[in-house]
Context: one part of a larger RNA
RNA sequence: CGUACAGGGCGGAUGCCUUGGCAAUCAGAGGCGAUGAAGGACGUGCUAAUCUGCGAAAAGCUUGGAUGAGUCGAUAAGAGGCGUUUAAUCCAAGAUAUCCGAAUGGGGAAACCCAGUAGAUGAAGAAUCUACUAUCAAUAAAUGAAUACAUAGUUUAUUGAGGCGAACCGGGAGAACUGAAACAUCUAAGUACCCCGAGGAAAAGAAAUCAACCGAGAUUCUGUGAGUAGCGGCGAGCGAAAGCGGAAGAGCCAGUAAGUUUUAGCUAGCGUAUUAGAGGAAUUGGCUGGGAAGCCAAAUCAAAGAGGGUGAUAAUCCCGUACUCGAAAGUAUGGUAGUGGAACUAAGCUUACGAUAAGUAAGGCGGGACACGAGAAAUCCUGUUUGAAGAUGGGGGGACCAUCCUCCAAGGCUAAAUACUCCUGAUUGACCGAUAGUGAACCAGUACUGUGAAGGAAAGGCGAAAAGAACCCCGGUGAGGGGAGUGAAAUAGAACCUGAAACCCUGUACGU
Numbered sequence: 001c002g003u004a005c006a007g008g009g010c011g012g013a014u015g016c017c018u019u020g021g022c023a024a025u026c027a028g029a030g031g032c033g034a035u036g037a038a039g040g041a042c043g044u045g046c047u048a049a050u051c052u053g054c055g056a057a058a059a060g061c062u063u064g065g066a067u068g069a070g071u072c073g074a075u076a077a078g079a080g081g082c083g084u085u086u087a088a089u090c091c092a093a094g095a096u097a098u099c100c101g102a103a104u105g106g107g108g109a110a111a112c113c114c115a116g117u118a119g120a121u122g123a124a125g126a127a128u129c130u131a132c133u134a135u136c137a138a139u140a141a142a143u144g145a146a147u148a149c150a151u152a153g154u155u156u157a158u159u160g161a162g163g164c165g166a167a168c169c170g171g172g173a174g175a176a177c178u179g180a181a182a183c184a185u186c187u188a189a190g191u192a193c194c195c196c197g198a199g200g201a202a203a204a205g206a207a208a209u210c211a212a213c214c215g216a217g218a219u220u221c222u223g224u225g226a227g228u229a230g231c232g233g234c235g236a237g238c239g240a241a242a243g244c245g246g247a248a249g250a251g252c253c254a255g256u257a258a259g260u261u262u263u264a265g266c267u268a269g270c271g272u273a274u275u276a277g278a279g280g281a282a283u284u285g286g287c288u289g290g291g292a293a294g295c296c297a298a299a300u301c302a303a304a305g306a307g308g309g310u311g312a313u314a315a316u317c318c319c320g321u322a323c324u325c326g327a328a329a330g331u332a333u334g335g336u337a338g339u340g341g342a343a344c345u346a347a348g349c350u351u352a353c354g355a356u357a358a359g360u361a362a363g364g365c366g367g368g369a370c371a372c373g374a375g376a377a378a379u380c381c382u383g384u385u386u387g388a389a390g391a392u393g394g395g396g397g398g399a400c401c402a403u404c405c406u407c408c409a410a411g412g413c414u415a416a417a418u419a420c421u422c423c424u425g426a427u428u429g430a431c432c433g434a435u436a437g438u439g440a441a442c443c444a445g446u447a448c449u450g451u452g453a454a455g456g457a458a459a460g461g462c463g464a465a466a467a468g469a470a471c472c473c474c475g476g477u478g479a480g481g482g483g484a485g486u487g488a489a490a491u492a493g494a495a496c497c498u499g500a501a502a503c504c505c506u507g508u509a510c511g512u
Stems, first nucleotide, its partner, number of pairs: 001511009015497001016461002020432002022429007029421002031164002039100003042055003046078001049075003061094006070082003105114003115133007135161009168199001169197004179186001183233001209216002220247005230238002251413003255353006265339004270334006277325003283298005299316002301305001307319003362386008372398001393408005448455002468496001471483004
C1' cells in the first nucleotide's frame, strides 16, 4: 500500500410523522373610508428584546348575555397578585382610540415643523389645553366690478365626493414578439399594458327582430346546428346565424283632468336564520409490557361504530358525534297590524283628451364594427359634407327594382338563469409530505443583494413525561470526556427519531 472481516467517525439519504400548503363542493359575504379606511410609525407589562393584543382610559375600560373555578397572551421561568362580594374566557352593544397615511389649517425629506380664529386655565400680549379652519361639485343666501340694469367675481351655510381593495364587468386608448416555414395585406389581437367608471354581479333587454308565404315572439347563458355557410396574399388562418333541445322567465314608464284603492316607506310586535352556548347513551377483569387502547374472558350502548386525543391499535377513558334545546343585544329576511295616500324618492290602476322623439333617417367622401380583408356588400357606428317623409307615412327582408311579408328608429326602466373569490363557516380528496406542497410548516416577503424599480433564500422531528443529567473525577474555575443518576431506551444527551452512500480512521487476518 492492497484485499477481506469487524468496530467507529463524518454525513444527512431513506422510512415514519405533520402544525403548513394545494385543489374542490355546499352555504355565507361581496366591500372598507372625512363618525378618518387599507397600511404603518411610536408607545403600552413587575419586563431588557421580539411576536400577539391594545392606544396616554394603552395584554386593556363600561353595560347586557353565555359560561365558570380558576387565572394574570407567547418565547419564559421567577417575583407579586386577583378570584364564589363572580375573576378569567366567549358573544353583542358602547367608551377610549397618540402620530402618519385620501390626510383635509399651512408646510414637509411620511410618522415632523409652524399657524389663524373662538373658548378654558392664567397677572399676562407668556405658556398649555379644547374645538374649528383643505379642495371640488350641487343647492341656497348675502354681497358685488369694468358698466345704468345686470353679469363675472367674492363670502357664508347645507349636502355630497376624494382614498383603498383579489378576480369578475362596461367603456376609452392600444402594441410587439410570433405564425405565414422570408415578408408587406393578414395573423398574434382588440390580446398584453395603460386610463375612466360601476355593482354584488355587471352588461344586455321587451323588436323600425327573425322568418319565408308557414310562422315565431324581450334579453342572457348553454348543448346542437358546425369547423357547416362563408371570409381569406382563397396563403397562414379566421369563422357565423336562423332553426332545434335545455337553464331562467316578467314585463313596463312619460303630459293634462277626474276617479280609485293597493304597493313602497315609517312604527309596533311575531316567526325564521345568524352572531356566544347547553344537554347528550354505554366496560369490567386477567395476561404481556415502561405504558394497554393489543391478546384472552365475560358485558353494554347505538337516531351516537364521523373525527381527534390519551405512555402501542378505544363506539362504551377524554373532547366530541346522532339527536334535542337556547339570545338580554345586534344583523338579515318573511308575513301581520297601524300609519301613509303618487309625495323630495315609486316599473300603480281605470276613464277621457292629448302626445308618438330632425340637423334625425338617408345620400356623398374617409374610417371603424359586423365570421364578412371594398368586395356584387346589404346591416350597424360616425369625422366631414349634404339632408327627408310625417301612419294616405317610414324601416327591414344581404347590391338594386317590383310584388308580398314583417316591424315602427331617432326617449327611458327592468328580477332570474350567467361571470368571479381578497374573505367567513362546514365538508371532501386514487392531492403534497419538508430539494415535495405556497417564495414562506420555523418570528418570510424575513435575512441578504441592488442607487432604485426590484430580486429573494436557507432553516421541521429528544422523550410518554424534562424526569434536560444532583454529586465525583481529568481538564485552562475551558472545550470535551469518564463515572454516578433519570429513563423502556442516553449509540434517545439537547451538534438529540431512523441514520443509507461518498469520504476518513482503528483493530484482526492475509498478500507484497
The prediction has a mean pLDDT of 85. This is a predicted structure of a 512-nucleotide part of an RNA (large-subunit ribosomal RNA, domain I) from Pasteurella multocida. RNAcentral holds the full RNA, with entries from ENA. Its Rfam family is "Bacterial large subunit ribosomal RNA". Its family is annotated with ribosome and structural constituent of ribosome in the Gene Ontology.